Source information:
The RNA shown here (transfer RNA) has 75 nucleotides and comes from a Spirochaetota bacterium. The source organism's lineage runs through Bacteria, Pseudomonadati and Spirochaetota.

[in-house]
RNA sequence: UGGGACGUAGACAAGCGGUAAGUCAGCGGUUUUUGGUUCCGCCAUUCGCAGGUUCGAACCCUGCCGUCCCAACCA
Numbered sequence: 001u002g003g004g005a006c007g008u009a010g011a012c013a014a015g016c017g018g019u020a021a022g023u024c025a026g027c028g029g030u031u032u033u034u035g036g037u038u039c040c041g042c043c044a045u046u047c048g049c050a051g052g053u054u055c056g057a058a059c060c061c062u063g064c065c066g067u068c069c070c071a072a073c074c075a
Base pairs, nucleotide, nucleotide: 001071002070003069004068005067006066007065010024011023012022018055026042027041028040029039048064049063050062051061052060
């Protein structure tokens, strides 16, 4: 430099046009003599950033940023 893949909560991770599942962690309550465990509830107005398309975008398009892989080049 070229090509490809990926980026979703504190961690992992599903969703691939119809308005963000789940697990752990965290918070509140319950149970318990206390702690842990159990059980119940809460926890993303938002998907790397900025634009665009659309009635509607995490999802499609463009640019940029970051991570990884492959190739080339230089040494």
Its Rfam family is "tRNA". The family's RNA type in Rfam is transfer RNA. It was read from a public genome assembly.